[in-house]
RNA sequence: GCCACCGUAGCUCAGCUGGUAGAGCAAACGAUUCGUAAUCGUUAGGUCGUCGGGUCGUAGCCGACCGGUGGCU
Numbered sequence: 001g002c003c004a005c006c007g008u009a010g011c012u013c014a015g016c017u018g019g020u021a022g023a024g025c026a027a028a029c030g031a032u033u034c035g036u037a038a039u040c041g042u043u044a045g046g047u048c049g050u051c052g053g054g055u056c057g058u059a060g061c062c063g064a065c066c067g068g069u070g071g072c073u
Base pairs, nucleotide, nucleotide: 001072002071003070004069005068006067007066010025011024012023013022019056027043028042029041030040031039049065050064051063052062053061
């Protein structure tokens, strides 16, 4: 330098053919216990990497850029 893939909650990841975003773990609170852990319940936590385009409407399509991983030279 070229090619492919990835970027969504603190972490690991879903999200179907475009229609107002979820799970598990972690966290907070409560129940339980003499107390802790475990277990159960509830709650909070996101401008979906950035910008632009197309669309009535985008996390999902198109382009550029940024970051990461792998491959080729």